[in-house]
RNA sequence: AGAGUUUGAUCCUGGCUCAGAGUGAACGCUGGCGGCGUGCUUAACACAUGCAAGUCGAACGAGAACGGGUUAUAGCUUGCUAUAAUUGUCAGCUAAGUGGCGCACGGGUGAGUAAUAUAUAGGUAACGUGCCUUCAAGAAGGGGAUAACGUUUGGAAACGAACGCUAAGACCCUAUAUGCCUUUAUCCCAUAAGGGAGCAAGGGAAAUAUUUAUAGCUUGAAGAUCGGCCUGUACGGUAUCAGCUAGUUGGUGAGGUAAUGGCUCACCAAGGCUAUGACAUCUAACUGGUUUGAGAGGAUGAUCAGUCACACUGGAACUGAGACACGGUCCAGACUCCUACGGGAGGCAGCAGUGGGGAAUAUUGCACAAUGGACGAAAGUCUGAUGCAGCAACGCCGCGUGGAGGAUGACACAUUUCGGUGCGUAAACUCCUUUUAUAUGGGAAGAUAAUGACGGUACCAUAUGAAUAAGCACCGGCUAACUCCGUGCCAGCAGCCGCGGUAAUACGGAGGGUGCAAGCGUUACUCGGAAUCACUGGGCGUAAAGAGCGUGUAGGCGGGUUAAUAAGUUUGAAGUGAAAUCCUAUGGCUCAACCAUAGAACUGCUUUGAAAACUGUUAGCCUAGAAUAUGGGAGAGGAAAGCGGAAUUCCUGGUGUAGAGGUGAAAUUCGUAGAUAUCAGGAGGAACACCGAUGGCGAAGGCAGCUUUCUGGACAGAUAUUGACGCUGAGGCGCGAAGGCGUGGGGAGCGAACAGGAUUAGAUACCCUGGUAGUCCACGCAGUAAACGAUGUUCACUAGGUGUAGCGGGUAUUAAAACUUGCUGUGCCGCAGCUAACGCAUUAAGUGAACCGCCUGGGGGGAGUACGGUCGCAAGACUAAAACUCAAAGGAAUUGACGGGGGCCCGCACAAGCGGUGGAGCAUGUGGUUUAAUUCGACAACGCGAAGAACCUUACCUGGGUUUGACAUCCUGUGAACGUCCAAGAGAUUGGACAGUGCCUUCGGGAGCACAGUGACAGGUGCUGCAUGGCUGUCGUCAGCUCGUGUCGUGAGAUGUUUGGUUAAGUCCAGCAACGAGCGCAACCCUUAUCGUUAGUUGCCAGCACGUAAUGGUGGGAACUCUAGCGAGACUGCCCGGGUUAACCGGGAGGAAGGCGGGGAUGACGUCAAGUCCUCAUGGCCCUUAUAUCCAGGGCUACACACGUGCUACAAUGGUAAAUACAGAGGGCAGCGAGCCAGCGAUGGUGAGCGAAUCCCUAAAGUUUAUCUCAGUCCGGAUUGGAGUCUGCAACUCGACUCCAAUCCGGUUGGAAUCGCUAGUAAUCGUAGGAUCAGCAUGCCGCGGUGAAUAUGUUCCCGGGCCUUGUACAAACCGCGCGUCACACCAUGGGAGUUGAUUUCAUUCGAAGCGGGGAUGCUAAAAUAGCUACCUUCCACAGUGGAUUUAGUAACUAGGGUGAAGUCGUAACAAGGUAACC
Repeated sequence: AGAGUUUGAUCCUGGCUCAGAGUGAACGCUGGCGGCGUGCUUAACACAUGCAAGUCGAACGAGAACGGGUUAUAGCUUGCUAUAAUUGUCAGCUAAGUGGCGCACGGGUGAGUAAUAUAUAGGUAACGUGCCUUCAAGAAGGGGAUAACGUUUGGAAACGAACGCUAAGACCCUAUAUGCCUUUAUCCCAUAAGGGAGCAAGGGAAAUAUUUAUAGCUUGAAGAUCGGCCUGUACGGUAUCAGCUAGUUGGUGAGGUAAUGGCUCACCAAGGCUAUGACAUCUAACUGGUUUGAGAGGAUGAUCAGUCACACUGGAACUGAGACACGGUCCAGACUCCUACGGGAGGCAGCAGUGGGGAAUAUUGCACAAUGGACGAAAGUCUGAUGCAGCAACGCCGCGUGGAGGAUGACACAUUUCGGUGCGUAAACUCCUUUUAUAUGGGAAGAUAAUGACGGUACCAUAUGAAUAAGCACCGGCUAACUCCGUGCCAGCAGCCGCGGUAAUACGGAGGGUGCAAGCGUUACUCGGAAUCACUGGGCGUAAAGAGCGUGUAGGCGGGUUAAUAAGUUUGAAGUGAAAUCCUAUGGCUCAACCAUAGAACUGCUUUGAAAACUGUUAGCCUAGAAUAUGGGAGAGGAAAGCGGAAUUCCUGGUGUAGAGGUGAAAUUCGUAGAUAUCAGGAGGAACACCGAUGGCGAAGGCAGCUUUCUGGACAGAUAUUGACGCUGAGGCGCGAAGGCGUGGGGAGCGAACAGGAUUAGAUACCCUGGUAGUCCACGCAGUAAACGAUGUUCACUAGGUGUAGCGGGUAUUAAAACUUGCUGUGCCGCAGCUAACGCAUUAAGUGAACCGCCUGGGGGGAGUACGGUCGCAAGACUAAAACUCAAAGGAAUUGACGGGGGCCCGCACAAGCGGUGGAGCAUGUGGUUUAAUUCGACAACGCGAAGAACCUUACCUGGGUUUGACAUCCUGUGAACGUCCAAGAGAUUGGACAGUGCCUUCGGGAGCACAGUGACAGGUGCUGCAUGGCUGUCGUCAGCUCGUGUCGUGAGAUGUUUGGUUAAGUCCAGCAACGAGCGCAACCCUUAUCGUUAGUUGCCAGCACGUAAUGGUGGGAACUCUAGCGAGACUGCCCGGGUUAACCGGGAGGAAGGCGGGGAUGACGUCAAGUCCUCAUGGCCCUUAUAUCCAGGGCUACACACGUGCUACAAUGGUAAAUACAGAGGGCAGCGAGCCAGCGAUGGUGAGCGAAUCCCUAAAGUUUAUCUCAGUCCGGAUUGGAGUCUGCAACUCGACUCCAAUCCGGUUGGAAUCGCUAGUAAUCGUAGGAUCAGCAUGCCGCGGUGAAUAUGUUCCCGGGCCUUGUACAAACCGCGCGUCACACCAUGGGAGUUGAUUUCAUUCGAAGCGGGGAUGCUAAAAUAGCUACCUUCCACAGUGGAUUUAGUAACUAGGGUGAAGUCGUAACAAGGUAACC
């Protein structure tokens, strides 16, 4: 100090989460020692038992239990024990009692209390103060009681009653007191209250004890200490608490108190507090501090320390120096206990301890040795304060669990690519040490004379022996640390993101590793990170956030100058800021934690001195801010009245006739009762064309015909006046579109609702025809809008350029116009600057100020909703939550993709043509169906994988066999191998017989083959193409896809690649912050078209020669054709025109060929989890007497049907018959097969030649002649029957071909729709061509022959490319997303009510008690006396009635949220298909 998480990626906003520190903690696993601390946070719940406050005999009476003394007796060890008696002048003691002091401290707890508290600083001239200290004075004389005790007596007890006796430092009286107290004439000081002196009058003291030296007593004055009261400031939430208050505020008088005071009372006045938050309500003891933080802050208030409050709950007083009293009293209440039922007792929030509650918190310990306290003269007693110990890893700190060596890198375990690697010097093993542990011995300080609970503790020494001592969490990222197995969206994990659906570093286990360590993790809470409540230190155009606008109150802020003042401010000094804590230094425990000493600090408050710049205040002055006066023009500014024309509609009349209207198309509607159209006249309401404009005016909403009246504001100019009069503005007040409401008018057009017609699957819509409220006017309410510039008001400053509106100045001018310049408004562009970016930019979103103010927000949703309140006639408005839920929601920009967005361009894409498909029959493939099986795959499939299923193929089915296997390697044994025949069987196979004896050899054997056996293994067309390689399809032969450097941008990215031309092309040219480059394009390659050259057989034959019936047949030739090598040729090279002097385009010449000449091969980056595990290869999984393998038969050929691709046709551009001409490219030895013979023919027989430029297989359309004459035909040929041929072990399922006969089916040009093709193309014709192949082609791949038509063009359909635009899409429109309904769960609101709690008012009752009254009752001292029953004011609890607030619960009900695959539609996002939204 940051990190993860929104996106395809980016920047920003913004929340959530994590890493840190902490805790009085708890839980899980684990656990060796010591030191120092800490330990009911919950029930201020209830408490058994013990202890926690007594002490003084030197105040007093009394007493004799205890101790002592004395005496007696008994036992006897002759001074002890026991017993009894006695003793009160014992420098022993004491239960109980009188009396004194203490019990108001110490200890506990935090319920109440938001101020009668606390903190801090003051005041008290308005007060008190026992014990302690100092000073002054005094203590004289008397008196009567009473407890204890005794007697009697009541009661169960607690506790009493009556009578009698007695003491005091108990109590009382008198005396004395110039001091003290009360009243006070008068004087002085001060003056706000007040203080001092003081004549006089009145009033009031005392206690003794004893050892004679002390202690105590009384009065007064001081001090110290501790308190009471008062004041300033600070100290929680909520305004969904806005008004509160009758002792209330003040005065006078009185009472009361230690003392001021409405503290209380009587009377008088009507005040007092409050947006600087009164009152109410909820919560809470406060502080020093603690914790976190860089700090400022935040959270907190255990232990320790200061203050307060409380003591079962409520009330009350008494005593006392002090209490309204934790271990006191009285009363009431609840609870518990005792009881003889009549009455009594009690208060652990003291220390232990118990129950209960709870996640959770200790011993019914020791001691007064130390420190401190009470009493006492003291010894001393008491002290659960305190000092110690016990329990607890609860925290902090320290120590240990061993150290050194030790490689063959042991074993085990894990992993593995099978080689190894990790654990790992780790272990074993060798040597060493002893902190700790155990045992034994010694042994402190704490104590200044005695006294030590702790404690035989700390510490020291010796001995033993590595001996007694390691776990926990984590290992996907954040975050240090990785592999295997299991599991298979299951089980589970998870702080956030997220993991798990068969290869999980994320689940569980293991090995290994990382981190911390006697602990480690988890949970909870606090601060931090979070600048995410922002003072330090944030924002408000679009992310959450400027009020719709103005006016103005309080408040805040405010121009220049002079003087004064000193509140703020600055500075000095003084006081205080308790101690502890924190920090620094030093020291003490072996170190540390811990402790001690000293310093610093405590950022604060108060008092006082000084300064006078700034702010404030006071007093003057000024004119630059602001305002006023005067004249001027501009303007849909406002209000009222009047007037006007055009148009719509309606009415009347005329003309006129069949339609009009409306729409995408229609219909509803109007019209023969005369519409629409047209002319004339009239009525009525509303709105004001043109001008008209990012023009004007207004605070905003808003304002538009013309005229008049009234009226507000702004502007420019010139002078004058006032003299800071200003700015902003919480509340308040006013204005405030449309729609809505009320009352009364008005109503032409338009037009929610409504009706009808269409559209549609539906259409409660969009469209059409009608149409009511409303729209208009007057008055009143309402008070909201995407009321927007989504931008509060005011002021100042900060480059410009260019329009426009209003008013001026200047130049020159006759004037207009022009130019220049100032102010005010209103626009655009743009620099600096700002901004997340977009953008803003003198009209700021820049730089500052005020404000000021305001607002606002503090993640999204729930929700601008509920409840409450205010306003409203209502509708509703304003104010405004929570539970719950998600990890995002959002802004701007980027790249894509998409759009029923736009532009440009291309393509047999359309158009123009030619021919088809779709109709028929057949062939073939697919789907479906069927089946034992109809094997499988492919759908960018469908004459595809399959270039050829009768068996085989074959993967499928049925049945029959085999199990190391049909096939490979290794081992053992035997045998050569191979083969022939016979038998069984469907065959596989089995059995038998025969035949055979090989090759090499070092003579051991070996190689190969076969059989048998054994196990390692074979085998799998089994699964996963979503684990893969390779190959392929598709977009698409479309023109695109990228990179380096540079530049721009915060960045994703952009630029280049866009733009203007051009091209088939990102082809080229020009321009340009780009310059270059790569993969694609093109070219290079093959082929074809022309020529040359070389070569000349098997090909060729012009000329020469020979020969034949004829033929390059022969000699010969090398010219031609041809063959196949090498070359040439075409490059916009030339000309003209256009074009940017470009690229290029158009035309032309020449040329065999012209602008890529034709064709082919060639397929960029990528997309589709596209296809293929059944070509092959391959990970993983699965089968292993079967999912392997062999065999026979069947199936893949089924058949209601649907679709695709083809063939043949429907005929005369034809059919039939006859005659006749011309190819190319290929193939051929298990082959092609001439010729001859046979057959109608398929074909058969024989068979020359040929492994082929040599031999063989080679056209049809065409042409000529004849016939048919438009018919289901001399078209067409399916189907069926018969007879054959060929291949093949075998043509039944299931081959091809031939002939005959018969049937001669359907079919006469094919609906919607749809396909191919732009030239040697389509169309048409054949090719006994080829591959596959025994046989089987209408398919596929080739080959040549004949040989067209059309293209004006790009509006439209489809596909594609580029640019641009919108986007809420990015799985990318087959996208995203909305609402109702149905189901499940969750929280919430309302709810007839109902049950508690709380506070308050009124009233009734009225305990105890203080106060008042008070006897005819009582009283020893005293007496004008005192006390008391009783009466009474006030009053706690309680009762009744009303009200407030709050909590729980409730039939039913409302909306909300959440939930892999429900229903209905499709509202939004693209022009989202009716632009969206308020």
A computed fold for a 1478-nucleotide RNA from an uncultured prokaryote, annotated as small-subunit ribosomal RNA. Its mean pLDDT, the model's own confidence on a scale to 100, is 81. It matches the Rfam family "Bacterial small subunit ribosomal RNA".